Model confidence (mean pLDDT): 89 of 100. A computed fold for a 77-nucleotide RNA from a Myxococcota bacterium, annotated as c-di-GMP-I-GGC riboswitch aptamer. The sequence was found by an Rfam model in a public genome assembly. Rfam family: c-di-GMP-I-GGC riboswitch aptamer. Rfam links the family to the GO term cyclic-di-GMP binding.
RNA sequence: CCCGAUAAGGGCAACCCACCUGCGAAGGUGGCACGCAAAGCCGCGGAUCUCAGCAAGAGACAGCCGGGCUACCGAAG
Numbered sequence: 001c002c003c004g005a006u007a008a009g010g011g012c013a014a015c016c017c018a019c020c021u022g023c024g025a026a027g028g029u030g031g032c033a034c035g036c037a038a039a040g041c042c043g044c045g046g047a048u049c050u051c052a053g054c055a056a057g058a059g060a061c062a063g064c065c066g067g068g069c070u071a072c073c074g075a076a077g
Base pairs, nucleotide, nucleotide: 002077003074004073011036012035016031017030018029019028020027021026034063040069041068042067044066045065046064048060049059050058051057
């Protein structure tokens, strides 16, 4: 460095519910706990979704797949 254990200490939090924001996709906070070894960060490419639609365009999503940057722990190999 790769790798990722029935390890240790910790971390995040889907769905659903409440409130708030947004035309919407969706987002924020709280509760919950399906999962996650980058489920930490970045919309860079693709997919998907929304608004608008003649076209152009403007957005959402990092827990869909790639890519970039950074990082705790340390068994076996």